[in-house]
């Protein structure tokens, strides 16, 4: 070079056209003589980046970037 996956919260992923969520974390409170566990609540996203189609794009096309894994 050529093919296939993947890139979404600080980390792991979810959601596959119609309000972007979950677990952990993080703040904070209860709870404890204190911490840890547990509970309840809170913080958080140009959905890598860009152009198109759509009434609507995380999902569809295309071109760009980045990580894996095959082929030569």
């Nucleotide at each position: 070079g050529c093919c296939g996956c993947g890139g979404u919260a600080g980390c792991u992923c979810a959601a596959u056209g119609g309000c972007a969520g979950a677990g952990c974390a993080u703040u904070c409170g209860c709870c404890u003589g204190a911490a840890g566990a547990g509970c309840g609540a809170u913080u958080g996203g140009u959905u890598g980046g860009g152009u198109g189609u759509u009434c609507g794009a995380u999902u569809c096309a295309c071109c760009c970037c980045c990580g894996c894994g095959g082929c030569a």